[in-house]
Formats: sequence, structure tokens, C1' cells
RNA sequence: CGCCAACUUCCGCUGAAUCUUCGCCUACAUAUCGCGAAGAGCGGGGGACCCAAUUGGUUGGGGCGAGUCGCGGCAGGUGCCGCGUAGCGCAGCUCUUUCAGCGCGAGCCCGACAGCUAACCCCGCAAGCGUUUGGAAAGAGCAUGA
Repeated sequence: CGCCAACUUCCGCUGAAUCUUCGCCUACAUAUCGCGAAGAGCGGGGGACCCAAUUGGUUGGGGCGAGUCGCGGCAGGUGCCGCGUAGCGCAGCUCUUUCAGCGCGAGCCCGACAGCUAACCCCGCAAGCGUUUGGAAAGAGCAUGA
């Protein structure tokens, strides 16, 4: 000087998954981490009248989430692969719209059961990452400076 790995801090991204207070633990003391409780905020589910639904067959049905659907191939167990696709995401303060570019288009849960739904009731506040989009245009607002 260069490269690689790990840890910590700051910043940033997906996501509801953040903030505050009190107590406990540790410690000389304070703090961090961790645990418990409460509050604020954000997110989700259940749940009336009314409305919707009301038949037959097959098939169970439902929820979180952007994560659906189509075609083809392989399998022949509900699956796997490929190409597309509804839809979703992408820092230089925030939001909306358009264009272009790059990505995602999963996974999990309930357990025979749920349409909407005021009151009311219940639950969650994780996990995983790193900008090669500091792209362009228009509009609104905030903040800072003068």
C1' cells in the first nucleotide's frame, strides 16, 4: 500500500414491526444489552341491524402478504423447471404523476370455522439486507439560508 474476514457505530432499504416511561438484572457508579409492565403510535383478525348470499353438481373453507394467473416441459403426490403475467419495490427532505432502467412476483398460518359489519373482543410490533437509479420531467408541501 492492497486484499479478505469479524465486531461496533452512523446512514440507508424491504416490512405494520417504532418511540417513551417505570421496575428488575449486571455493575464502584452511570449507561448499553436482556427480562417484565404500562402508554403513545402503526398494523391485522373476529364481531349486529341493513345489504349481500340463498338453486344443482363437484370441490372443504379461510387468513397474513405485492407475491396472482397463463402457456410449455418433466414428473405422476398436492410437485419441479422454463418463459411470460396481474401486482410490488428501488436515499440524497416528503408526497403525487409520467417516462426509462434494474429487481421481486415468495413463504407461512388457522383447523371444519369466519361475507359486510357499529358497539365490543383479540393479536403483532419480527425477520432479513446494503446504495452500481445519488436516472429524467412536472406539480404540491416542509425545512434551511439570505
Predicted 3D model of a 146-nucleotide RNA (c-di-AMP riboswitch aptamer (ydaO/yuaA leader)) from an Actinomycetota bacterium. It matches the Rfam family "c-di-AMP riboswitch aptamer (ydaO/yuaA leader)". Rfam links the family to the GO terms cyclic-di-AMP binding and regulation of gene expression. Its mean pLDDT, the model's own confidence on a scale to 100, is 76.